[in-house]
RNA sequence: AGCCGAAUCCCUCGAUUUCCGAGGGAGCGGGGGACCCAUAAGGCGGCCGGCACAGGCCGCCGGGGGCGAAUCGCCGGCGAUGCAGCUCCGGCGUAACGCGACUCUUUCCGCGUGAGCCCGUCAGCUAACCCCGCAGGCAUCGAAG
Numbered sequence: 001a002g003c004c005g006a007a008u009c010c011c012u013c014g015a016u017u018u019c020c021g022a023g024g025g026a027g028c029g030g031g032g033g034a035c036c037c038a039u040a041a042g043g044c045g046g047c048c049g050g051c052a053c054a055g056g057c058c059g060c061c062g063g064g065g066g067c068g069a070a071u072c073g074c075c076g077g078c079g080a081u082g083c084a085g086c087u088c089c090g091g092c093g094u095a096a097c098g099c100g101a102c103u104c105u106u107u108c109c110g111c112g113u114g115a116g117c118c119c120g121u122c123a124g125c126u127a128a129c130c131c132c133g134c135a136g137g138c139a140u141c142g143a144a145g
Stems, first nucleotide, its partner, number of pairs: 002138003008026007027134006037124001042061007062121001063122001064119004072093006096113005105145004
């Protein structure tokens, strides 16, 4: 001595004594960051620069990236449009993921998820090194080896 999740435990101080606040530690989790290897996405406009080039700043557009299982496809709808695409809404599937009361494992069966958020034009891998998080939400009880 239930589940998802990294999201737990300990110490000190304070407090409104609580699953509160601050600080520290352990542990768990995440990001940045060389050689080597790999890759080749920026465009337009304005301003500065005597002109031009290099460069810098601002704006718009197109990108790119991170946490997570949460990707992708098809159909339908709304808006806009010459059409298509995109965004948004709904449905059906799907990569992937989770649960089924002693524990681990294999198989079958059943049920469920297949979201959301963040960075801000920028980040591949990556030793040393640097930085960050430790929340939130729930209630399952099939079989055989």
Model confidence (mean pLDDT): 75 of 100. This is a predicted structure of a 145-nucleotide RNA (c-di-AMP riboswitch aptamer (ydaO/yuaA leader)) from a soil metagenome. The model forms 96% of the base pairs in the Rfam consensus.